[in-house]
């Protein structure tokens, strides 16, 4: 001195599905809690899917003389839908693009 893949930051892009139907509720809902706070709660039915979170193929290992078969390990934008979401807010995998940490390869 050149700076890969990766980490971490931070701006910025960022999809989908009822602004559904009953009840509670700014004459105060969660939730702390003996007085604070200040926007939703609880049920129902129909949906998504790209926080999370489960499941799973090949390859590889084990067991078996080998085959079969059995059991580990094993990816995801795949599958499910526990969780979360279904006006707008937040939130979002995944991206760019700055820093930064590192030091592959020359």
């Nucleotide at each position: 001195a050149u700076g890969a893949u990766g980490g971490c930051a931070a701006c910025g892009g960022g999809a989908g599905a009822g602004a559904c139907c009953g009840c509670c509720c700014a004459u105060g809902a969660u939730g702390g809690u003996g007085u604070u706070g200040g926007a939703g709660g609880c049920g129902g039915c129909g949906c998504c899917g790209a926080a999370g979170g489960a499941g799973u193929a090949a390859c590889c290992c084990u067991c078996g003389g080998g085959a079969a078969g059995a059991g580990g390990c094993g990816a995801a934008u795949c599958u499910c839908u526990c969780a979360g979401g279904c006006a707008a807010a937040a939130g979002g995998a995944c991206c760019u693009u700055u820093g930064u940490c590192g030091g592959a390869c020359g």
Molecule: Glycine riboswitch aptamer
Organism: Cohnella sp. AR92